[in-house]
RNA sequence: CGGUCGGGAGAGAUCCUGUCCACAUUGGCGAAAUGGGACGCCGAAGGGGCAACGCCAGCUGGCGGAAACUCUCAGGCACCAGGACCGAUCG
Numbered sequence: 001c002g003g004u005c006g007g008g009a010g011a012g013a014u015c016c017u018g019u020c021c022a023c024a025u026u027g028g029c030g031a032a033a034u035g036g037g038a039c040g041c042c043g044a045a046g047g048g049g050c051a052a053c054g055c056c057a058g059c060u061g062g063c064g065g066a067a068a069c070u071c072u073c074a075g076g077c078a079c080c081a082g083g084a085c086c087g088a089u090c091g
Base pairs, nucleotide, nucleotide: 001091002090003089004088005087006086007085012039014038015037016036017035018029019033020028021027040077041076042075046073047071048070049069053064054063055062056061
């Protein structure tokens, strides 16, 4: 580093809406989650930001620079799934 197994948090089961067929209608079919929109929220896929420090410079500047911190772009907000990370085992 990869495979398998086990553990693994947070936050609306929010609200609105024909979203399917069709001869496009004064039709059929449907009543929930998988489409669209609105507001609120979470921080643990991924991504961005930086402290010490290092290098360059000699201006108080530039470049590099970690996280469970921070941003919330992405992602997520019943269960399931996913999930940083941790443990066991195999290679």
Description:
This is a predicted structure of a 91-nucleotide RNA (Glycine riboswitch aptamer) from a soil metagenome. The sequence is in RNAcentral, with records from MGnify.